Background: Predicted 3D model of a 116-nucleotide RNA (SAM riboswitch aptamer (S box leader)) from Mesobacillus persicus. The sequence was found by an Rfam model in a public genome assembly. The organism belongs to Mesobacillus, within Bacteria.
RNA sequence: CUCUUAUCAAGAGAGGUGGAGGGAAGUGCCCUUUGAAGCCCGGCAACCGUCAAUAGUGAUAACUAUUGAAAUGGUGCCAAUUCACUCAAAGCUAAUGUGGCUUUGAAAGAUGAGAG
Numbered sequence: 001c002u003c004u005u006a007u008c009a010a011g012a013g014a015g016g017u018g019g020a021g022g023g024a025a026g027u028g029c030c031c032u033u034u035g036a037a038g039c040c041c042g043g044c045a046a047c048c049g050u051c052a053a054u055a056g057u058g059a060u061a062a063c064u065a066u067u068g069a070a071a072u073g074g075u076g077c078c079a080a081u082u083c084a085c086u087c088a089a090a091g092c093u094a095a096u097g098u099g100g101c102u103u104u105g106a107a108a109g110a111u112g113a114g115a116g
Base pairs, nucleotide, nucleotide: 001116002115003114004113005112006111007110008109013041015040016039017038021031022030023029025086026085027084028083042078043077044076047074048073050069051068052067053066054065055064056063057062082108087105088104089103090102091101092100093099094098
């Protein structure tokens, strides 16, 4: 970097440092010197892994599923729904050759796990 798959409506400091930017991209709209990013500390969270119970297969191994526990294992995350929209369909509406609203799906993106 590519592919597969799961999740994305919850949650998380009035600390230190640092000094101007940040919210993926475009358009908006926001946050920010009543101090951005980054780094440290702190915190949130059970995706993988771990442990336990139950059920199934099975050979008292082991595997699978469900539920639960734990954050001293591996990641991740800590403004706003993945901040909103970006493509399509359906419905409603104004009115006119377009616009607005709602719902659903998709795309894109993020994170985990697996594969190349």